[in-house]
């Protein structure tokens, strides 16, 4: 240089094959206790790397692009 996978919530990760983004943890409220812990019930936390372009509508589909990783010269 080039193929190729992957980037989605504070951290691990899932969903879609174009129509309202989700889970465990964490975190924060509540009930509970003398208090903490647990348990349980609720809340909040996302420009789905970026920027373009296709739709009426992009996380999803096209382009280039930046990170990480594998494999080839």
């Nucleotide at each position: 240089u080039g193929a190729c996978c992957g980037g989605u919530a504070g951290c691990u990760c899932a969903a879609u094959u174009g129509g309202c983004g989700g889970a465990g943890c964490a975190g924060c409220u509540g009930u509970u206790u003398c208090a903490c812990a647990c348990a349980c019930a609720g809340c909040a936390g996302g420009u789905c790397g970026c920027a373009g372009g296709u739709u009426c509508g992009a996380u999803c589909c096209c382009u280039g692009u930046c990170c990480g990783g594998u494999c080839a010269a």
Predicted 3D model of a 73-nucleotide RNA (transfer RNA) from Actinomadura sp. 3N407. Taxonomically the source falls in Actinomadura (Bacteria, Bacillati, Streptosporangiales, Thermomonosporaceae). It matches the Rfam family "tRNA". By type it is a transfer RNA.